[in-house]
A computed fold for a 72-nucleotide RNA from a Bacteroidales bacterium, annotated as transfer RNA. It was read from a public genome assembly. Lineage of the source: Bacteria > Pseudomonadati > Bacteroidota > Bacteroidia > Bacteroidales. It matches the Rfam family "tRNA". From the family's description: Transfer RNA (tRNA) molecules are approximately 80 nucleotides in length. It is annotated as a transfer RNA.
RNA sequence: GCCAGUGUAGCUCAGUGGUAGAGCGCUUCCUUGGUAAGGAAGAGGUCAUGAGUUCAACUCUCAUCACCGGCU
Numbered sequence: 001g002c003c004a005g006u007g008u009a010g011c012u013c014a015g016u017g018g019u020a021g022a023g024c025g026c027u028u029c030c031u032u033g034g035u036a037a038g039g040a041a042g043a044g045g046u047c048a049u050g051a052g053u054u055c056a057a058c059u060c061u062c063a064u065c066a067c068c069g070g071c072u
Base pairs, nucleotide, nucleotide: 001071002070003069005067006066007065010024011023012022013021018055026042027041028040029039030038048064049063050062051061052060
């Protein structure tokens, strides 16, 4: 230099056009003499950034950035 992949909650990851979710973690409460375990509820997201297409975009297109891999 060329090509491909990935980017979503604190962490690990789902979600291939129609209200953004799970597990773990966090907070509060219940249970216990106390802890652990268990149960209930809750908070937490500019979906990497910017533009485009569409009635509607995490999803499709383009550019940029970061990480990772391959080729030279």